This is a predicted complex of two RNAs, RNase P RNA and transfer RNA, with 415 nucleotides together.
Rfam match: Bacterial RNase P class A. Rfam's curators write: Ribonuclease P (RNase P) is a ubiquitous endoribonuclease, found in archaea, bacteria and eukarya as well as chloroplasts and mitochondria. It is annotated as a ribozyme.

RNA sequence: CGAGUCAGGCGGAUGAUCGCGGCUGCUUUUUGCAGGUGAGGAAAGUCCGGGCUUCAUAGGGCAGGAUGCCGGAUAACGUCCGGUGGAGGUAACUCCCAGACCAGUGCAACAGAAAUAAACCGCCGGUUUUACCGGUAAGGGUGGAAAGGCGAGGUAAGAGCUCACCGCUUGUCUGGUAACAGACAAGGCUCUGUAAACUCCAUUCGAAGCAAGACCAAAUAGAGAGCUAUACGGCGGCCCGUCGUGCUUUCAGGUAGGUCGCUUGAACCUUAGGGUAACUUAAGGUCUAGAUAGAUGAUCAUCUAAAACAGAACCCGGCUUACGGCCUGACUCAUUCC
RNA sequence: CGGCGAUUAGCGCAGCCCGGUAGCGCAUCUGGUUUGGGACCAGAGGGUCGCAGGUUCGAACCCUGCAUCGCCGACCA
Numbered sequence: 001c002g003a004g005u006c007a008g009g010c011g012g013a014u015g016a017u018c019g020c021g022g023c024u025g026c027u028u029u030u031u032g033c034a035g036g037u038g039a040g041g042a043a044a045g046u047c048c049g050g051g052c053u054u055c056a057u058a059g060g061g062c063a064g065g066a067u068g069c070c071g072g073a074u075a076a077c078g079u080c081c082g083g084u085g086g087a088g089g090u091a092a093c094u095c096c097c098a099g100a101c102c103a104g105u106g107c108a109a110c111a112g113a114a115a116u117a118a119a120c121c122g123c124c125g126g127u128u129u130u131a132c133c134g135g136u137a138a139g140g141g142u143g144g145a146a147a148g149g150c151g152a153g154g155u156a157a158g159a160g161c162u163c164a165c166c167g168c169u170u171g172u173c174u175g176g177u178a179a180c181a182g183a184c185a186a187g188g189c190u191c192u193g194u195a196a197a198c199u200c201c202a203u204u205c206g207a208a209g210c211a212a213g214a215c216c217a218a219a220u221a222g223a224g225a226g227c228u229a230u231a232c233g234g235c236g237g238c239c240c241g242u243c244g245u246g247c248u249u250u251c252a253g254g255u256a257g258g259u260c261g262c263u264u265g266a267a268c269c270u271u272a273g274g275g276u277a278a279c280u281u282a283a284g285g286u287c288u289a290g291a292u293a294g295a296u297g298a299u300c301a302u303c304u305a306a307a308a309c310a311g312a313a314c315c316c317g318g319c320u321u322a323c324g325g326c327c328u329g330a331c332u333c334a335u336u337c338c
Numbered sequence: 339c340g341g342c343g344a345u346u347a348g349c350g351c352a353g354c355c356c357g358g359u360a361g362c363g364c365a366u367c368u369g370g371u372u373u374g375g376g377a378c379c380a381g382a383g384g385g386u387c388g389c390a391g392g393u394u395c396g397a398a399c400c401c402u403g404c405a406u407c408g409c410c411g412a413c414c415a
């Protein structure tokens, strides 16, 4: 110099003019002026988890959902970190819904003789010899999958029938918190695949969502249906339990104004300690949008050029998806030169 | 903003739960019938099952992500 792998960061800047939403102060109820502040790494998809609110400070059982190697982190998680096993890559490294089909059930189309069960061709033997009967899973063919692999012995031909090695299963020991790994011994091995099929096992989950919910104000017109305490509702699929009692529902009608919830939070930054890491502890510091038809914009100048994806709506932790360009660090491989 | 649902032939829909050759009606085309047309009868063609990835021998169907379209949701009595 080239080809890569992983991790992290930036996401236009400065100045001038005009304009918009909150906040504070002064004026004043028409407002005006001044100061300071005003989108993201994903604000997105709404896929998980939690806070918060109401239903009983959330109860029992069945049903149902979710997760699924081991250990840890965390408020929690389907997330993250570290390991085990498997797969890919020369390597750095990356990926994996990775429990259980000897509890049970289902499915395996077509092809093929046969799909959990075997004789189509072939091989061997026999006979009444263009055929039939018996033996045989080593060879051929079908298939995604065909009765452990390979070599030797053995045999009529063959076959774990026997033996060595490998694989598998079972047991013991050693190491490890564990998943698991290693060693030794035994068994000739009868047992196919599929659980992102039903299911089983283990763990776990109450429901709804800020249009939740609390308060103030304003307006109106009732009618029908159901059940009325052995009832109805809170309560969502069912049963129980508990609480409350004129409640549910359809059509018609009325109001669609304001305040709170609302942004100080499992928050962010720096330093120090613990831990391989995720993360955590202590001290110090900072305040950083809060609208309700919905603000965060436009023009000009300079920086060679200003061009990515995209716009908060109760709030956090993740995941996933979109993204022009730029910067930094660590590591791997190959070639050449010194 | 929140909560749901759908996507299969030109149009409207089945099939998906429980995976094995993708179907029905209308429409289109061909033939018959008719003097001709319509209706009717017989037949034919037409499908990346919205897109991408995964599980599986095999995916419209099972799982995950994305895209598009649609529906519902205020308070009082």
Stems, first nucleotide, its partner, number of pairs: 002333009012303007020038002023035004040309001044320002047318005052209004059240004064205005069083005084098001085096004099200002104198002106194003120140002122136006148166002151163003167189001168187008213260004222251006231245004253414003267286008339411007348364004358395001366382005388404005